[in-house]
Annotation
Large-subunit ribosomal RNA, domain I from a Pirellulaceae bacterium, 530 nucleotides, folded computationally.
Context: one part of a larger RNA
Formats: sequence, C1' cells, structure tokens
RNA sequence: GGCACAUGGGGGAUGUCUUGGCGUUAGAAGGCGAUGACGGGCGUGGAAGACUGCGAAAAUCUCGGUGUAGCUGUCAAACAAGCAUUGAUACCGAGGUACCCUAAUUAGCAAGUACUGAAUCCAUAGGUAUUUGCGGCCAACCCGGAGAACUGAAACAUCUCAGUACCCGGUGGAAAAGAAAGAAAAAUCGAUUUCGUCAGUAGCGGCGAGCGAAAGCGAAACAGCCCAAACCGCGGAGGUUUUCCUACGCGGGGUUGUAGGGUCCUUCACAUGAGAGUUACAAAAUUGGUGAUUAACCGAACGGCAUGGAAAGGCCGACCAUAGCGGGUGACAGUCCCGUAGGUGACAAUCAGCCAAUCUCUCGAGGGAUACCUGAGUAAGUCGGGUCACGUGAAACCCCGACUGAAUCUACGGGGACCAUCCCGUAAGGCUAAAUACUCUCUAACGACCGAUAGCAAACUCAGUAGAGCGAUCGAAAGAUGAGAAGAACCCCGUCGAGGGGAGGAUAGUGAACCUGAAACCAUGUGCCU
Repeated sequence: GGCACAUGGGGGAUGUCUUGGCGUUAGAAGGCGAUGACGGGCGUGGAAGACUGCGAAAAUCUCGGUGUAGCUGUCAAACAAGCAUUGAUACCGAGGUACCCUAAUUAGCAAGUACUGAAUCCAUAGGUAUUUGCGGCCAACCCGGAGAACUGAAACAUCUCAGUACCCGGUGGAAAAGAAAGAAAAAUCGAUUUCGUCAGUAGCGGCGAGCGAAAGCGAAACAGCCCAAACCGCGGAGGUUUUCCUACGCGGGGUUGUAGGGUCCUUCACAUGAGAGUUACAAAAUUGGUGAUUAACCGAACGGCAUGGAAAGGCCGACCAUAGCGGGUGACAGUCCCGUAGGUGACAAUCAGCCAAUCUCUCGAGGGAUACCUGAGUAAGUCGGGUCACGUGAAACCCCGACUGAAUCUACGGGGACCAUCCCGUAAGGCUAAAUACUCUCUAACGACCGAUAGCAAACUCAGUAGAGCGAUCGAAAGAUGAGAAGAACCCCGUCGAGGGGAGGAUAGUGAACCUGAAACCAUGUGCCU
C1' cells in the first nucleotide's frame, strides 16, 4: 500500500407518518361598494417581536339566545393584575364603534324639478339650487365591439392557426335564444335551449393542407303572452273656409294565417258564478301556518387474568347494535373519550316553496254585410363587403355601407340561381321560467390521487416570504425527541470550555445538530498478501 471482516465517524437516502395539497360528487351562494367596498398603512395587550383579532369605544362595547366551570387568542413557559354560579371565557343572531390612504368625492357624468336667463320681442343656449342614479372591486361562465402572429400547408401568397390569444364595453345568477314571413316534401311537424345519434356523412376546399353541417330520430325540460293600427270617448293645442281638418296625450278596443280584428245588422248566453295571481302574460302586497339555514341538545353496551413503562394486542367470560363511519386515548378499542345511527331544538335574523286568509285582476259565442286596419325610406333590387360548414361559385337565405325603392289579403315572404304549379308561413314592435355554462366562496361526503426532490409556488409562528431585477416580472429552501419534558437534580474529568463518564429515567444507540439512519467519503482494530 491492497483485500477482507469488525467497530465507529460522516451523510441524510429509505421505511413509516401527516397538519397540507389535488380531484370528484351533491347542496348552498353567486356578489361587495358614496350608509365609503376590495386592498393597504398606522395603531391596538400589563408585556419586546411576529401571526390572528380589532379600530382612539381598538385580542374589543351592548342586547337576545345556546352553554357550564373555568377564563384573560397563538408562537410561548412563567410572572403581574384581574374576571367568573348575580353564569364569565366560548359559540350563534342583532345592534354600536369603525383612525389614515384607496372609486376617494367640497369632484364629475346622466336624468328630473324649480328658479334665473344672452345675442334677440317671445323663446332657446347658458347659469344656480335641489332630488335620484352612476362611478370602483371581483375567479370563471355569458353577450357585444375590435382583432393578430408564430404555426400547418413539409417553401409560400388564397387557405389554416381563428373569429383563437390579447384589448375594450355590458348584464346576470346564469347569460344568450325564443313563440315561425320556420322546418319540410309525409296522408307531415309545431317557440327556444342542451345532450345522444345522424356523421367525419352531405358538402366546402391552391378539390391541397384542411374545414365540416342540417333535417330527421331518441332524450332533458316544457309556457306562453303583450303592444302598434282600424274604431269609440275625453283633454288641451294649432289651422281656419268652424256641425270641419291636423298633430299630440290619456282611457277603452284589439293582437292573427283554417287569416284575424274593426264597423253595421242580427241570434243566444251572462256573475250569489267560474278562473288566475306577484319570474313573462296586469299589478301593490300583508298576515298566519309549515319548512330550511345561521348556535346547540339527548344519544346503547365491559369486566377479569398474565406480559409490559403503558393494553386498545393475548387468554377467559359478557353485553349493545336504526350506532361495527371516523378520530383520539402510553401498542391494534362497537361497549374509555369525541362521535356515529336515530331523535330533539330558536329569543333573533334571513330565505324558499307550499297551504290558508285578506287583497288584486280576468271572463262571452254564432250568423250575415262591409272592405276600414294588420309595424315604409321598410321589403326587394344594383354595386361593395360580411356571416352562414358553403373560399363567388349555378349561390339562395341572413346582416352591413352606398344608391334606388314596392305591394296592402284578389296581398306579401319562403321552399338553395331563375320561372310556373303546388305547399309552408305572415317580416319590417316587444316580453318570457325550466332543461344549459361556470366556481373567487361555504357545507357535507368521497378517491385502484400525492405523501415532504411528491402533492398547490407555499404541510413549517414567520410564502408570493427571503432573495434577484431600474422595471414588467421572476421566486426558493425549510416537516417528525419522547407516552409524558419526565429536556438530564447531584457527582467526576476538563480551561468556571467544547465534549465526555456516572446517577436518574422502560429504552438515551429517543439528548435537543434529537424516529429510522442506506451509499459515497474518512478513520480505528484484527487477519491475509506484497
């Protein structure tokens, strides 16, 4: 020096664990804000720091309820000073307080009202005051406006990515859509939405890359309505040729395609009845009952023996079960504790549906005649674009810009150029629940999800922290003594060290650099070889 074995150091892998995450399901909630939000700053305790709470009334004040013997939050033990069976602390509900910044506002914008009031007589603009509303924040979902490129096409320009990302605006708990000028081609269906299928089909496409329906069928859920107009009445105004005309407001009437309605004539019926209702259809609601949420309460049944530091494990013998889900307890507990099954419960606040009452509202049908009404710068056309699965194509339908510009039910639109026949529907006004989408958040439950280099970036008093960057922004590491601190009194060596040896304690090889404690690496001892 090498090899082997043993004993250690070193290091923190592995195993076990879980306070934390991830995902799913169901229910709830889906907003907060000028009555000042979200988010911060600064304070606030007997006590220095941090977290949490709170706001100069400052780890809180008052009231009502629940609840019972202790309490003054946590890291974090002790002390001080106190509170509490005259019911504290704690939990729930309601109220009070709530510094400074922040929409941040003694402002601005919009609408209404009143007053005032120019050029300019009336008036208008403007001004002033006041009332109401808005503003800002917020995870996704939704609607609208505006709108890329990388990429793919194995290059690239039409095309694709994609109406995606990003930006802006707006509403709601959902939004949007919605009661056919529809879909079809059957002897048809009958608002919308969503899902499955139709179907990667029909089609579109430098017919390349790619894009890609619909009807129908099967389901979920179902709900239908109101105006404008004709006509009638009333009101004030304007014109004036004054039993008239025009425009406006209010009330009645009326709302559709098998056309319907109005007007006139005519027949029948009609209320001590019938029906509906606050999410549309018309509109204010109130009260009571019931139920739910926000604290809680009751809640069955076990002992012995030995081992052990400790029994829940072993052995023996019992019991409960609408409860043998789960967690804790000194090792594995149905019967020790918290619970679980089951049952009970609200002074107060909030909510929902149902029921009841009050209340509110609605209620005709047929026949005949007449041709008064049924949404106009609209529909449609031409040109230019867009959207439709559809790239201009034979390109309909729908939407936008420009220019033109109808008909009036013997009417008009559509059925994928266009024409005819036939069929379907009734545009140019509006409202509408449910089925559907999402989850910043709350509750409950679950997982062939993770288990500390994993799982959220973050399991840790101290994470969006420390730290990096001018900034936008980027962004960690870090869990485990033990049943219990019982955290090693006392003695000894040592420098009044570090560390170690006794003692104590179930074990200290659990000693705080603390469970287990692998490997690399470093030693010591022994053996063999050189």